[in-house]
Context: one part of a larger RNA
RNA sequence: UUGAGCCUAAAGCGUUCGCAGCCGGUCUGGUAAAUCCUUGGGUAAAUCGGGCAGCUUAACUGUCCGACUUCCGAGGAGACUGCUAGUCUUGGGACUGGGAGAGGUCAGAGGUACUCCAGGGGUAGGGGCUAAAUCCUGUAAUCCUUGGGGGACCACCAGUGGCGAAGGCGUCUGACUAGAACGGAUCCGACGGUAAGGGACGAAACCCUGGGGCGCAAACCGGAUUAGAUACCCGGGUAGUCCAGGGCGUAAACGCUGCAGGCUUGGUGUUGGGGACCCUACGGGGGUGCCCAGUGCCGGAGUGAAGAUGUUAAGCCUGCCGCUUGGGGAGUACGUCCGCAAGGAUGAAACUU
Numbered sequence: 001u002u003g004a005g006c007c008u009a010a011a012g013c014g015u016u017c018g019c020a021g022c023c024g025g026u027c028u029g030g031u032a033a034a035u036c037c038u039u040g041g042g043u044a045a046a047u048c049g050g051g052c053a054g055c056u057u058a059a060c061u062g063u064c065c066g067a068c069u070u071c072c073g074a075g076g077a078g079a080c081u082g083c084u085a086g087u088c089u090u091g092g093g094a095c096u097g098g099g100a101g102a103g104g105u106c107a108g109a110g111g112u113a114c115u116c117c118a119g120g121g122g123u124a125g126g127g128g129c130u131a132a133a134u135c136c137u138g139u140a141a142u143c144c145u146u147g148g149g150g151g152a153c154c155a156c157c158a159g160u161g162g163c164g165a166a167g168g169c170g171u172c173u174g175a176c177u178a179g180a181a182c183g184g185a186u187c188c189g190a191c192g193g194u195a196a197g198g199g200a201c202g203a204a205a206c207c208c209u210g211g212g213g214c215g216c217a218a219a220c221c222g223g224a225u226u227a228g229a230u231a232c233c234c235g236g237g238u239a240g241u242c243c244a245g246g247g248c249g250u251a252a253a254c255g256c257u258g259c260a261g262g263c264u265u266g267g268u269g270u271u272g273g274g275g276a277c278c279c280u281a282c283g284g285g286g287g288u289g290c291c292c293a294g295u296g297c298c299g300g301a302g303u304g305a306a307g308a309u310g311u312u313a314a315g316c317c318u319g320c321c322g323c324u325u326g327g328g329g330a331g332u333a334c335g336u337c338c339g340c341a342a343g344g345a346u347g348a349a350a351c352u353u
Base pairs, nucleotide, nucleotide: 003325004324005323006322007307008306012321014201015200016199017198021194022193023192025088027086028085029084030083031082033081035077036076037075038074039073040072041071048066049065050064051063052062053061054060091191092188093187094186095184096183097182103177104176105175106174107173108172109171110154111153114150115149116148117147118146119145120144121143125136126135162169163168206247207246208245209244210243211242215241216240220236221235222234223233258320259319260318261317262316263315266298267297268296269295270294271293272292273291274290276288277287278286279285302309303308326353327352328351335346336345337344338343
């Protein structure tokens, strides 16, 4: 609960697609569902407003008029909404041109480091710490060097740079594939916006099956520290981390800010595209304005409780969706749905303050 709100006080679904619903550009004609006007009928009484009257007054009561009310019929209006027939190009879509990008999937190739194995050289320590010890090492370690194997990762470039709906994406090459921006004297002609339910995607961890396992490392085992030390530090070390195929569906999934459209002073960087002018060593070169799209910083009005925000709004408007309504109990219980499980989704109350 016809209210006020949702960056930080409670509150924007993690993201996206989209059925129903709700909302919907420009111009013209028609219609009259809706809307409005007039009129007829109907509309119990009480109540309500006004006049008058009755109780000595008032409250109260009576009477007359009026108002109120959904409905049915008739006549009329044509701005707006609807419906219908057309029109247009600004919204939207398509096509096309040259560019940009860690966008996605798959395959192949490479690089340093690490680790293991083998050969050669070499000898007593190495490692680790605040200090040590556990640990490794005479079956030759650490160190130097040659060769081979293995798995993970991708330094510099690297940039409040780029791409993606979000999660996220970073060595190189190829194949397939998706989206966005800019330019166009091209085409369609409102085809759109949002979105309950529904579908898809969704970090890390975790689960299942099969591989793989260098390094790192929950659990675990030692060594220290300490009053103790189920920790911080050190030596080891298994799941896991990696790959393929399934499942899970959650995060401070954050810009703690839903999506779309319009309008509203500016300054300065940067990325992509397109014009213009100038310089030129004519190079795939350099410089300075302008336009569009993105991404930052600063800041005006305004807004805001303030912090702040400020054309990438939290300003001024419109449409649609989601959500909030004191703290705890509690994201718990119960029920239902989903899941192999872990658990997830939906989601109270008593009581307490």
This is a predicted structure of a 353-nucleotide part of an RNA (small-subunit ribosomal RNA, central domain) from a Thermoplasmata archaeon. Its Rfam family is "Archaeal small subunit ribosomal RNA". Gene Ontology terms of the family: ribosome and structural constituent of ribosome.